[in-house]
RNA sequence: GGAACGGUAGCUCAGUCUGCGUAGAGCGGCCGCCUGAAAAGCGGCAGGUCGUCGGUUCGAAUCCGUCCCGUUCCA
Numbered sequence: 001g002g003a004a005c006g007g008u009a010g011c012u013c014a015g016u017c018u019g020c021g022u023a024g025a026g027c028g029g030c031c032g033c034c035u036g037a038a039a040a041g042c043g044g045c046a047g048g049u050c051g052u053c054g055g056u057u058c059g060a061a062u063c064c065g066u067c068c069c070g071u072u073c074c075a
Base pairs, nucleotide, nucleotide: 001074002073003072004071005070006069007068010027011026012025013024021058029045030044031043032042033041051067053065054064055063
């Protein structure tokens, strides 16, 4: 220098095609129930500019372009 894959909640990750249409799960956090008290269990709540900037569209995490970061491969 080139290529592939990845970047979504504090952490680990789905969702990305067919087919753009309310942003999710587990763990963690907080509150409650339960207990003599705790752990476990159960219920609930909070937490996101979906890596950046632009484009397409009535509507973009999803499609297109650009750049940044990470991993791997080629030279």
About this RNA
The RNA shown here (transfer RNA) has 75 nucleotides and comes from a marine sediment metagenome. Its Rfam family is "tRNA". The family's RNA type in Rfam is transfer RNA. The RNAcentral record of the sequence draws on ENA. The prediction has a mean pLDDT of 81.